RNA sequence: GGGCCCAUAGCUCAGGGGUUAGAGCCGCCGCCUCCAAAGCGGAUGGUCGCGGGUUCGAAUCCCGCUGGGUUUU
Repeated sequence: GGGCCCAUAGCUCAGGGGUUAGAGCCGCCGCCUCCAAAGCGGAUGGUCGCGGGUUCGAAUCCCGCUGGGUUUU
């Protein structure tokens, strides 16, 4: 340099054209308990890597770029 894959919450990931963008974990608050753990409940947390295109409509499809992984010379 070429091929393939990935990029969504603090972390691990789901979502593959329309719904309000979600789950688990961590952290925070509450309940429970003599206290704590476990358990239960709640709230918070997102320019969906960046730019452009297609479309009535894009996290989702296309192109480029950036970063990461893997493979090959």